Overview
The RNA shown here (c-di-GMP-I-GGC riboswitch aptamer) has 93 nucleotides and comes from an Anaerolineales bacterium. The model forms 100% of the base pairs in the Rfam consensus. Lineage of the source: Bacteria > Bacillati > Chloroflexota > Anaerolineae > Anaerolineales. It matches the Rfam family "c-di-GMP-I-GGC riboswitch aptamer". Gene Ontology term of the family: cyclic-di-GMP binding.
RNA sequence: ACCGAUAAAGGCAAACCCGGUGAAAACCGGCGACGCAAAGCCAUGGGUCUACCAGCAUUCUCAUGAGUGCUCAUGACUGCCAGGCCGCCGAAG
Numbered sequence: 001a002c003c004g005a006u007a008a009a010g011g012c013a014a015a016c017c018c019g020g021u022g023a024a025a026a027c028c029g030g031c032g033a034c035g036c037a038a039a040g041c042c043a044u045g046g047g048u049c050u051a052c053c054a055g056c057a058u059u060c061u062c063a064u065g066a067g068u069g070c071u072c073a074u075g076a077c078u079g080c081c082a083g084g085c086c087g088c089c090g091a092a093g
Base pairs, nucleotide, nucleotide: 002093003090004089011036012035017030018029019028020027021026034079040085041084042083044082045081046080047077048076049075054071055070056069057068058067059066060065
């Protein structure tokens, strides 16, 4: 250094539930532990999710306007996979 133990010290915290923010995805706090050796940090590539706005289609309406479907990131996710940066411990090999 690779590697990662029924080791030690410490760490993080899924789902559910409660409160808050948001159009939503989701996020924040509390509770709680399914898991995690980078589940520390970075949305850089892929991927996924959402769609207030916008575009297209369509329905209703005299009209203003309203509804529905599809597409779209600039929104979100690093606990989906890569990549980058940094890092605790030390059995066996």